[in-house]
RNA sequence: GCGCGGUUAGCUCAGUUGGUUAGAGCGUCCCCUUGACGUGGGGAAGGUCAGAGGUUCGAAUCCUCUAUCGCGCA
Repeated sequence: GCGCGGUUAGCUCAGUUGGUUAGAGCGUCCCCUUGACGUGGGGAAGGUCAGAGGUUCGAAUCCUCUAUCGCGCA
C1' cells in the first nucleotide's frame, strides 16, 4: 500500500432484508430482606449507536470518506 472484519451504556455483547420508545448480562445507586455483610427480591440512573457527509418520508442498519483496533496478502 491492497483486501476483509470490528467500533452500540463503566465492562462483555445482542439488535432479523431501513419503521413506532435502542436492549440484555455484569457493574453502580436506592428500597425490602439480614444483628451486619453477602445471597435473594423490587426499582432507578447511565447512550451524540467511533466522527463527518450523502440517499430516504424515515438510518445503529444502506453508500462514501476519515479515525482506530484485529486478521490476511504484498

Transfer RNA from candidate division Kazan bacterium RBG_13_50_9, 74 nucleotides, folded computationally. It matches the Rfam family "tRNA". The family's RNA type in Rfam is transfer RNA. The coordinates come from a structure-prediction model, not an experiment, and the mean pLDDT is 80. The organism belongs to candidate division Kazan-3B-28, within Bacteria.